[in-house]
RNA sequence: UUUGUACAUAGGCAAAGCGGUCGAAAGACUGUGACGCAAAGCUAAAGGGGCUUCGGUCCGUAACCAAGCCAGCCAGUUGCACUU
Numbered sequence: 001u002u003u004g005u006a007c008a009u010a011g012g013c014a015a016a017g018c019g020g021u022c023g024a025a026a027g028a029c030u031g032u033g034a035c036g037c038a039a040a041g042c043u044a045a046a047g048g049g050g051c052u053u054c055g056g057u058c059c060g061u062a063a064c065c066a067a068g069c070c071a072g073c074c075a076g077u078u079g080c081a082c083u084u
Stems, first nucleotide, its partner, number of pairs: 004082002012037002017032006035072001041077003047074002049070003055065003
C1' cells in the first nucleotide's frame, strides 16, 4: 500500500425503559440502564430515505412545505484489531 470481516476483545460506544433539563413537536443533553455495535467515529450547508409542523401557502378543519431533526436506515469519509 492492498483484500476481506470467520474467530477474538485489553480498551471503546450504549437501544428501550425510568428520573431531570431544554424544545411547539420531532428530538437533544444529562444520570441510570444494556438491546446491541468492528466504525453504534465524523459528515444533515450540497446523495437517497425517514420524522416533526411553532410557522407558512390556503376561504379552510383537509392537503402541502424545512429553514427544525434522525449518522443505531442506506451512503460518503477517516480509522482500530486481525487477515490477504
Predicted 3D model of an 84-nucleotide RNA (c-di-GMP-I riboswitch aptamer). Model confidence (mean pLDDT): 78 of 100.